[in-house]
RNA sequence: CGAGGCGGACGGGUGACCGCCGGCGAAGUGAAUAGCGUUGGAGGAAAGUCCGGGCUCCACAGAGCAGGGCGCUGGGCAACACCCAGUCGGGGCGACCCGAAGGAAAGUGCCACAGAAAUUACACCGCCGGCAGCGAUUGUCUCCGGAGAAGCGCUGCAGGCAAGGGUGAAAUGGUGGGGUAAGAGCCCACCGGCGGCCGGGUGACCGGCCGGCCAGGCAAACCCCGCCCGGAGCAAGACCAAAUAGGAGGGCGUCGAAGCUGCUCGCAGAGCCCUCGGGUUUCGGUCGCUAGAGGCGCCGGGCAACCGGCGUCCGAGACAGAUGGUCGCCGUCCCGCAAGGGAUACAGAACCCGGCUUACAGUCCGCCCUCGACCC
Numbered sequence: 001c002g003a004g005g006c007g008g009a010c011g012g013g014u015g016a017c018c019g020c021c022g023g024c025g026a027a028g029u030g031a032a033u034a035g036c037g038u039u040g041g042a043g044g045a046a047a048g049u050c051c052g053g054g055c056u057c058c059a060c061a062g063a064g065c066a067g068g069g070c071g072c073u074g075g076g077c078a079a080c081a082c083c084c085a086g087u088c089g090g091g092g093c094g095a096c097c098c099g100a101a102g103g104a105a106a107g108u109g110c111c112a113c114a115g116a117a118a119u120u121a122c123a124c125c126g127c128c129g130g131c132a133g134c135g136a137u138u139g140u141c142u143c144c145g146g147a148g149a150a151g152c153g154c155u156g157c158a159g160g161c162a163a164g165g166g167u168g169a170a171a172u173g174g175u176g177g178g179g180u181a182a183g184a185g186c187c188c189a190c191c192g193g194c195g196g197c198c199g200g201g202u203g204a205c206c207g208g209c210c211g212g213c214c215a216g217g218c219a220a221a222c223c224c225c226g227c228c229c230g231g232a233g234c235a236a237g238a239c240c241a242a243a244u245a246g247g248a249g250g251g252c253g254u255c256g257a258a259g260c261u262g263c264u265c266g267c268a269g270a271g272c273c274c275u276c277g278g279g280u281u282u283c284g285g286u287c288g289c290u291a292g293a294g295g296c297g298c299c300g301g302g303c304a305a306c307c308g309g310c311g312u313c314c315g316a317g318a319c320a321g322a323u324g325g326u327c328g329c330c331g332u333c334c335c336g337c338a339a340g341g342g343a344u345a346c347a348g349a350a351c352c353c354g355g356c357u358u359a360c361a362g363u364c365c366g367c368c369c370u371c372g373a374c375c376c
Stems, first nucleotide, its partner, number of pairs: 001372005006366005012330007020041006043346001047357002050355005055233004067229005072086005087101001088099004102224002107222002109218003124165002126161003130157006140147002173191006192214001194211007237287004241282004247276006259267002294313008331344005
């Protein structure tokens, strides 16, 4: 200098004018609203709503079945499908990255096409010896016409084999040697797998020795094993006010209720009043509502995730909806010799947290790591 890897941080600033939602204040009012002043007002993902919890209401004696989820080990956490540290497997020259990573010798099932055969393995080509037939013949025999053992070739039969070929994603351990009629874990060495013992580790697992030789793949097929799991969600839910239909209890009423009508008379003719508790409804109100498994700093424990202690800070709360708009100046990046021009992302709280995933213009940091080239 180039190419990468890992981790972390930021993601516009400022001014003017016009607005929006909330808190507080003064004045005012029976009480408020509006207006005035002042103050607070989106994110790293507020997103997807995919996991896990808190909270609320409903359900629930206990146990089991069904159903669902998770799935290497140890740890962290309120909990998790998250995080940390490891193990094993895979990728990369490497820094490092990726993994839905229990069990296929419990059982059932599936393995397209091709292929002989896809699991009670099998035999298409091929290899091997045996027997039978045929053919050309050699040694040999001969009456010279021929006959003809062994061997060779072809065909057939019953066998042996699984080395080689061929099919396939996958063919019954791999490589090499011995062995054999040809072959084969048939035997041997090494490697892989399985089992046993010993050693190390909390454990996943690792290392050594020994053994008999071997067992296809799929559980994101059923299943088996281990662990976990009630349902609905802040439009949850609680309270208040008003209206309304009916209910229960009490009182009054044909010896005259309500109404006309404020009172008396008159008309009229069966209801009226009070209390109680539940329901329904409302562009209703209040609470839930934001101070929390909270942020930051220091110290201590731990490899780390994280935990503990102390100090400090308070930073939106609408109600299907506020957090905005216009203009100027300055940043940053791109194009251009310059004048100048262009771009400035993804996106927007809705009960609150912990995660994961996805989107993103443009930047910065580590004095962190790897590979390559050159120079000293």

A computed fold for a 376-nucleotide RNA from a Candidatus Dormibacteraceae bacterium, annotated as Bacterial RNase P class A. The model forms 92% of the base pairs in the Rfam consensus. The gene name in the source record is rnpB. It matches the Rfam family "Bacterial RNase P class A". Its family is annotated with tRNA processing, dimeric ribonuclease P complex and ribonuclease P activity in the Gene Ontology. Rfam's curators write: Ribonuclease P (RNase P) is a ubiquitous endoribonuclease, found in archaea, bacteria and eukarya as well as chloroplasts and mitochondria.